SAM riboswitch aptamer (S box leader) from uncultured Phascolarctobacterium sp., 96 nucleotides, folded computationally.
The organism belongs to Phascolarctobacterium, within Bacteria.
RNA sequence: UCAUCAAGAGUAGCCGAGGGACUGGCCCAAUGAAGCUACGGCAACCACACUCAAUGUGAACGGUGCCAAAUCCAACGGAGUUUAUCCGGCAGAUGA
Numbered sequence: 001u002c003a004u005c006a007a008g009a010g011u012a013g014c015c016g017a018g019g020g021a022c023u024g025g026c027c028c029a030a031u032g033a034a035g036c037u038a039c040g041g042c043a044a045c046c047a048c049a050c051u052c053a054a055u056g057u058g059a060a061c062g063g064u065g066c067c068a069a070a071u072c073c074a075a076c077g078g079a080g081u082u083u084a085u086c087c088g089g090c091a092g093a094u095g096a
């Protein structure tokens, strides 16, 4: 810089109090948080195969990644009967 982010995916052990990016909420947590380890799984991107048209399909052997809640919701701007809601940014995460 570009692309995507409303789907999907857990058990066990160690450890002990926090965590969900930040702010405000609201959630999760001693029926053990976060972290580490083992095995397992998902399939986002790159790579691979098919197709060659695509918002394609397949596999998961490779490189990263991910496995509570829509990026949990909102926050900044615009539209709106100023409510609901919708659109676009900023920021964040992942990949190239």
Base pairs, nucleotide, nucleotide: 001096002095003094004093005092010039011038012037013036014035018028019027020026023074024073025072040067041066042065044064045063046062048058049057050056071091076088077087078086079085